Predicted 3D model of a 1489-nucleotide RNA (small-subunit ribosomal RNA) from a metagenome.
């Protein structure tokens, strides 16, 4: 410090997530030792057991046990005296400390600085003075009652440092005058009031006690500032606010009373409601800040719930006490008893969280003179990896890279110096020995000195025989977890096969998973390691430091203005902000720093920094602020002047709609894409005259004007706001913004009363459609308009808040001014103030914007924080309604988004080509046949190919074989290959036998060489293995098909954009072309195009058999032969065409038109040639291949079937239908092939297929081999025919081992559909369609099919509206699997959360009234009563107590309210869920924008 994920790609916005660090953490796996920490976050739920506050005999009465003495006697008991000091009591001092916990508390509760002149303070310090004389009584105890028990009660003795009387005191308390003070205060006079204990002692100390001043500590009250969410809590308060005056308190105070008076608080958030103890600190972060309040320590609050007071220096009290209350216990039912949020432990809750431990050695704390005694404080041991930290689990050598594992391209790789092996060492744990500091008081005793006091001695350790040190053996007892697609270090292999399962995000898993699960091996971290929670970071993702709002989320519709914010130029003057200084203080501890102690470190101990604050106190005066007095640059105000659909209100016009009446006139009008509903012979539209009414104002009309937005348009008149040019003059800051409030606000709506011509929701019909509750068309009612009243929203948009300043220009226009210039208007120049355009810096994610800013900058408001739910629900507030306004949340996605690129699509546009279409010729589709598929059959009908681009295709050949099926019999190495073992000499060849054949079984024959060891062959066996047309073409190679022989697709460098990506390649012309030519931020270059190859079409050479034959000779008369190489052809090698040349048009281009010459003209015909790609096209059945299957079978091997089936469907084809024909006679002219397993002449035989025959020919020679339409000649004459020729019988031919299923051909004989084909659809553009035959491959034999070859040979093309299909440009996009695209809404289905909801349960606040335990003033006290005071001694009086009445008041009753919440029959949207239904609303002009 960042990444990941939105898209086909990029920026941008913007959430989600993820590395980091931290816990009192919890689980899972695993687990050696030690030091230091920590350890009930929940049930402030309930608690057995035992301990956690006692102590002093030096305060008192008094005294067990023990002990010592004496005395007695009954000799082991009495009884006295000492000693001694339990138990209980009087007192006194302490239990208000410490401990524990966070419920409550949103508070002066806490923090921080303050005051206290409004206050208290046991013990502790210092000072001062003093303690004198009395007095009655009380527990303990002694006895009696009562009770189950707790415990009570009478009666009687006793002391005291306990209680009281009096006497003196004082700077104490109270009154009362006087002086002082602003005033609390301070001083002075008078009077009243109020104190004591004791005890201890060689009788000396010393400890105590009273007053009363001070101090120290602790406490107690105010007050500034400073502390969490919610405004869907907007008002709130009668002791409330303030006063007088009184009572209370230690003390100020409505802290309570009484009166009086109406105040107090609050948008700088009162009141209500949620949740919380607060701090120091902690954890986290660069830092501001965010979360946090465990252990430590500070401070507050509670002690079972509520309520009270009492003591007392201090409490309204954890381990006191009263009283209600729930709960638990005991009980003799009458009535007690209790309080672990002390330390151990139980239950129980809960994911969780220790031992009923040792000790007061040490620190501390109480009492005590002290010794001591208490002390779950504490210090210490115990469990717990719970954290931090530290050590170890060996170390060096060791290569044959053993051996197992795991992977392999079979070669190796790796585990891995890892282990063995050697050769060392001894931390840790273990065994034995030694041994600590932590202790120094204090007391004892002993010295020394002048009481203080030192000095030696002795004695105290739970921990614990613990740290720690020797020593001994022995490498011996010690390693795991999570990870390994990316993020994010770490990759293979088997299983599985969208199942299992993973997942923090993206996301993985449908048969080759580095994601799932082993398993090998690799990475981290290591006594741990992962996960799960939970904070903070990262997130500049609440933005103070630090974010936005044109179009991502976000400017209030507009305006007036309250409160607040903020504010012009110069000046004095304060010094509150502000800036500097000092000083006080921010406790410790922690942080960080420098030392230093445990071997180190964690830990722990000293200094020192820091603590941003917060308070005085003194200084500065620039700027703010505030006071005071001024100015004109800001705003105002006065004059003149012109614009204008600014507004209201009244009047007024003309056109044109309908509508009425008259006149003319006649049969259709009127509407649409077409049409119909509609109107019209009872006279319509058309026309013309005449009237009526309501709305609206064409033309002028314009990015022209006003107007603050909505908005606002015929004219004319009233009133009226506002801007704006000029211009002297005055105001003098009067400004700007604007939370709240107020007010205007389009349409539609809604009320009330008019009003109504057109239009025109709902309605109706008519069409359209699959349907049409729609577009269209034809009618129509509210409404539209007026008035008055409501409603408050709009894409109320410039999607741009208001003001001010300042930052290049250019050009249009509206208003108004000044200069020039002119008689005059215009033109020019220039200022102001509005509206447009285009551009520059400079902003932007990019479009854009740019002085009218979205640029640089100030003020003031208002709005945003991921998408969905949702602008919803609830509740408030406004409305007559409808609605508006404010405005969440469960749930649930990983993305919703902006600009903007690239393609691809539009029932979007331009350009442009193609037998695309027109224009022509011929077909298909109908009939029979063939052939291919499909279906359907069947034991099989093997298996692929499915729009073009599957279907006469793999098949250039299915009787067997082919073959891959089917059904039946064999076999398990049988041909063929290797490697190794092991046996044999065969193998093979002739002949029999069974079998349907594979097979299977008999007979006969039987190697080679050799150094005799074997070695080669072969053949059997066994092994490893082979073999599969089994399966994936969606794992592949190769190949092929299409777009398509369509003109395209690219690259380099440059330039341009943040980028994706653009230029180039886009314009303008031209081409058959990205062909070529200008232009141009481009230049070049590659695959493609064309050429370069083959064919052909003219020629030159050369060449002369097998080929030709003009000349010459011979002839059987056939180029047959001699010759010969002109021709013709053959087949090698040249030549020729290049828009070369002219004219014309074009840009003096490129080309394009005509043209001339030429065998051939703009590519001269045709062929080979297919760019980058798409389509997971097609093919594992050509071949090859990676995984999976099988391996006595899915292999192989026969034999027979089958692929040939046939209601039927379709493609491709042959033949026809006839006269351009058909027959039968006759006749002519090719081209390019094949031929020795062949082609096979001549001749003879057969009606013919053929037979026989065998020349000749390895081929320009022989031979297939006849060409065939053609022509010529003749029947046919219109017909189901002399047409077609299936179909079917018979009789052959020929191939073949075999033609039954199942070939082909021929002769006779039979003669079906068929008379030109329906919707629809196919080919062609010239030697081409048509149309006529040959030939060839395969092949034993079979073609209408394929590939080829010639012959005879046309028609038409005006031309791109239309289909189809592509090129190129621009556009729009919500698609990018790319329009076969995306996607919207009901309805059913299943789940989830959630509103409403007649109730209901509950829980919480307030407030009323009842009712009043305990307590505490108040009163009353006729009962009862030691001290003091009187007495006449009988009493009586102060005081006091028990009762009683009243006052306040917890709990509790009673009904009402208001919140919160949980349920709920029944409803309502609303989310989510691979493959349900209906349609088709959006995106393209999404087909009605």
């Nucleotide at each position: 410090a960042g990444a990941g994920u939105u898209u086909g790609a990029u920026c941008c916005u913007g959430g989600c997530u993820c590395a980091g660090a931290a816990c009192g953490a919890a689980c899972g796996c695993u687990g050696g030792c030690g030091g230091c920490a920590u350890g009930c976050c929940u049930a402030a739920c309930a608690c057995a057991u035992g301990c956690a506050a006692g102590u002093c005999g030096a305060a008192c009465g008094g005294g067990a046990a023990g002990c010592c003495a004496a005395a007695g006697c009954u000799u082991g008991c009495u009884u006295u005296g000492g000693u001694g000091g339990a138990g209980a009591g009087u007192g006194g001092c302490g239990a208000a400390c410490g401990g524990g916990u966070g419920a409550g508390u949103a508070a002066c509760g806490c923090g921080u600085g303050g005051g206290u002149g409004a206050u208290g303070u046991g013990c502790c310090c210092u000072c001062u003075g003093g303690a004198c004389u009395g007095g009655g009584a009380u527990a303990a105890c002694u006895u009696g009652a009562g009770g189950a028990a707790a415990c009570u009660c009478g009666a009687g003795c006793u002391a005291a440092u306990a209680c009281c009387g009096g006497a003196u005191a004082g700077u104490c308390u109270c009154c009362u005058g006087g002086a002082u003070u602003c005033a609390u205060u301070u001083c002075c006079u008078g009077g009243a009031g109020u104190a004591a204990a004791g005890u201890g002692c060689u009788u000396u100390a010393g400890c105590g006690c009273c007053a009363g001043a001070g101090g120290a500590u602790c406490a107690g009250c105010c007050c500034g500032c400073g502390u969490c969410c919610c405004a869907u809590c907007a008002g709130c308060u009668a002791g409330u606010u303030g006063g007088u005056g009184a009572g209370g308190u230690a003390a100020g105070a409505g802290c309570u009373c009484a009166c009086c008076a109406a105040g107090g608080c609050a948008a700088c958030g009162a009141c209500g409601g949620g949740u919380a103890g607060c701090u120091g600190g902690u954890c986290u972060g660069a830092g501001a800040g965010g979360a946090u309040g465990a252990u430590c320590a500070g401070c507050c609050a509670c002690a079972c719930u509520g309520g009270g007071a009492c003591u007392g220096a201090g409490a309204c009290a954890c381990g006191g006490c009263c009283c209600a209350g729930a709960c638990u216990c005991c009980u003799a039912c009458g009535g007690g008893a209790g309080g672990c949020a002390g330390c151990a432990g139980u239950g129980g809750g809960g994911a969780a969280u220790a031992u009923u431990g040792g000790a007061c050695a040490a620190u501390g704390g109480g009492c005590g003179a002290a010794a001591g005694c208490c002390u779950g404080a504490u210090c210490c041991a115990g469990c717990a990896a719970u954290g931090c930290c530290g050590c170890g689990u060996g170390u060096g050598u060791g290569a044959u890279g053993a051996a197992u594992g795991c992977c392999u391209u079979c070669g190796g790789g790796u585990u891995g110096u890892a282990a063995a092996g050697c050769a060392c060492u001894g931390u840790c744990a273990g065994a034995a020995g030694g041994a600590a500091a932590g202790a120094a008081a204090g007391u004892g005793c002993g010295a020394a000195u002048u009481u203080a006091u030192u000095c030696g001695u002795a004695u105290u350790g739970a921990c614990g025989g613990u740290a720690c040190c020797u020593u001994c053996a022995a490498a011996g007892g010690a390693a795991g977890c999570a990870c390994c697609g990316g993020c994010u270090a770490a990759c293979u292999c088997u299983g599985u096969g969208c199942c299992a399962g993973c997942a923090g995000c993206c996301g993985c898993g449908g048969u080759a998973a580095u994601a799932c699960a082993g398993a090998g091996g690799g990475u981290g971290c290591a006594a741990g390691c992962g996960u799960u929670g939970u904070u903070c970071g990262g997130a500049a993702u609440u933005a103070c430091u630090g974010g936005g709002c044109g179009u991502a989320a976000a400017g209030g519709g507009c305006g007036c203005g309250u409160a607040g914010g903020c504010g012009g130029u110069a000046c004095u003057g304060u010094c509150a902000g502000u800036c500097g200084a000092a000083u006080g203080u921010g406790a410790a501890a922690a942080g960080c720093u420098c030392g230093g102690g445990c071997u180190c470190a964690a830990c722990c101990c000293g200094g020192g920094c820091c603590g941003u604050g917060c308070a005085u106190u003194c200084g500065a005066u620039a700027c703010u602020g505030c006071a005071g007095a001024a100015c004109u640059a800001g705003a105002g105000u006065c004059c003149c002047a012109g614009a204008g659909g600014g507004g209201a209100u009244g009047g007024u016009g003309g056109a044109a709609u309908u509508c009425c009446c008259g006149g003319u006139g006649u049969a259709g009008a009127g509407g649409u894409g077409a049409a119909a509903u509609u109107c019209g012979u009872a006279g319509a539209u058309a026309u013309c005259g005449g009237g009526a009414g309501g709305a609206a104002c064409a033309u002028c009309u314009g990015u022209g004007g006003c107007g603050a937005a909505g908005g606002c348009g015929g004219c004319c008149a009233u009133c009226u706001g506002g801007a704006u040019g000029g211009g002297c003059a005055c105001u003098g800051a009067c400004g700007c913004u604007g939370a709240g409030g107020c007010g205007c606000g389009a349409a539609a709506g809604c009320g009330u009363g008019g009003g109504u011509a057109g239009c025109a929701a709902a309605c109706a019909g008519g069409a359209u459609u699959a349907g049409a509750u729609a577009c269209c068309c034809u009618g129509g009612u509210a409404g539209u308009c007026c008035a008055c009243g409501c409603c408050g929203u709009a894409a109320a948009c410039g999607a741009u808040g208001a003001g001010u300043g300042c930052u290049a220009g250019a050009u249009g226009u509206c208003g108004c001014g000044g200069g020039u210039a002119u008689c005059g208007a215009c033109c020019c120049c220039u200022g102001c103030g509005g509206u447009g355009u285009c551009g520059c810096a400079g902003c932007u994610a990019a479009c854009g914007c740019a002085u009218u800013a979205a640029g640089c900058a100030c003020u003031c408001c208002g709005c945003c924080u991921g998408g969905g739910g949702a602008g919803u629900a609830c509740g408030g507030u406004c409305g007559c309604a409808a609605g508006a306004u404010u405005a969440a949340a469960a749930c649930u996605c990983a993305a919703a988004g902006g600009a903007a690129u690239u393609g691809a699509c539009g029932g979007g546009g331009g350009c442009c080509c193609g037998c695309a279409c027109a224009a022509g010729c011929g077909g298909u589709g109908g009939a029979g046949c063939a052939u291919g598929u499909g279906g359907u059959u069947u034991a099989a009908u093997u298996c692929g190919a499915c729009g073009c681009a599957a279907c006469g295709c793999g098949c250039a050949a299915a009787a067997c074989c082919u073959u891959a099926c089917c059904u039946g019999g064999g076999u398990u190495u049988a041909a063929a290959c290797c490697g190794c073992g092991c046996u044999u000499g065969a193998c093979g060849u002739a002949c029999g036998c069974a079998g349907a054949g594979a097979u299977g079984u008999g007979u006969a024959u039987u190697u080679c060489u050799u150094u005799c060891g074997g070695g080669a062959c072969a053949a059997g066996c066994g092994u490893g293995g082979a073999g599969g047309u089994g399966c994936u073409g969606u794992a592949u190679g190769g190949c092929u098909g299409u777009c398509g022989u369509c003109a395209g697709c690219u690259c380099g460098u440059g330039u341009c954009g943040u980028g994706a990506g653009a230029u180039g390649u886009u314009g303008g012309g031209u081409u058959a072309a990205g062909u070529c030519c200008c232009g141009c931020a481009a230049c070049g270059a590659g695959c493609g195009c064309a050429a370069c190859c083959c064919c052909u079409g003219c020629u030159g050479g050369u060449a002369g058999u097998u080929g030709c034959c003009a000349u010459c000779g011979g002839u059987u008369a056939g180029g047959c032969c001699g010759g010969g190489c002109a021709c013709u052809c053959u087949a090698c090698u040249g030549g020729g065409a290049c828009u070369g040349c002219c004219g014309g048009u074009g840009u003096g281009a490129a080309a394009c038109c005509g043209g001339a010459g030429g065998a051939a003209g703009g590519u001269g015909g045709g062929g080979a040639u297919g760019a980058c790609g798409u389509c997971a096209a097609g093919u594992c059945c050509u071949c090859a291949u990676g995984g999976c299957c099988u391996u006595u079978a899915u292999g192989u091997c026969c034999a027979g079937g089958g692929c040939u089936a046939c209601a039927c469907a379709c493609g491709u084809g042959c033949u026809a239908c006839a006269a351009u024909g058909g027959g039968u006679c006759g006749u002519a002219c090719a081209a390019a092939g094949g031929g020795u397993u062949g082609c096979g002449a001549a001749g003879c035989c057969g009606c013919g297929a053929g037979g026989u025959g065998g020349a000749g020919c390895u081929a320009a020679u022989c031979u297939c081999a006849a060409a065939a339409a053609u022509c010529g000649a003749u029947c046919c004459u219109c017909a189901g025919u002399u047409c077609g020729g299936a179909u079917u019988g018979u009789a052959g031919u020929c191939u073949g081992c075999a033609a039954c299923u199942c070939g082909a051909c021929u002769a006779c004989a039979u003669g079906a559909a068929g008379u030109c084909g329906g919707a629809a659809u196919c080919g062609c553009u010239a030697g081409u369609a048509a149309u006529c035959g040959c030939g060839g491959a395969u092949c034993a034999g079979c073609a209408u099919g394929c590939c080829g070859c010639g012959g005879u040979g046309a028609a038409u093309a005006c031309g791109u509206u239309c289909c189809c299909g592509g090129g190129c440009c621009u556009u729009g996009u919500a698609c990018a699997c790319a329009c076969c695209g995306c996607c919207c809404g009901u309805c059913a289905c299943a789940c989830c959360a959630u509103g409403g909801g007649a109730g209901u349960c509950a829980g919480u606040c307030a407030g009323u009234c009842c009712a009043g335990a305990a307590g505490a003033g108040c009163u009353u006290g006729a009962g009862c009563u030691a001290a003091c005071c009187u007495u006449u001694c009988g009493g009586g009086g102060a005081g006091g107590c028990a009762g009683g009445g009243g006052u306040c008041c917890a709990a509790g009753g009673a009904g009402u309210g208001g919140c919160u919440g949980g349920u709920a029959a029944c409803u309502g949207g609303g989310g989510u869920g691979a493959a349900g239904u209906c349609g088709u609303a959006a995106c393209a002009a999404g087909g009605u924008a």

Record summary: Rfam family: Bacterial small subunit ribosomal RNA. Its family is annotated with ribosome and structural constituent of ribosome in the Gene Ontology.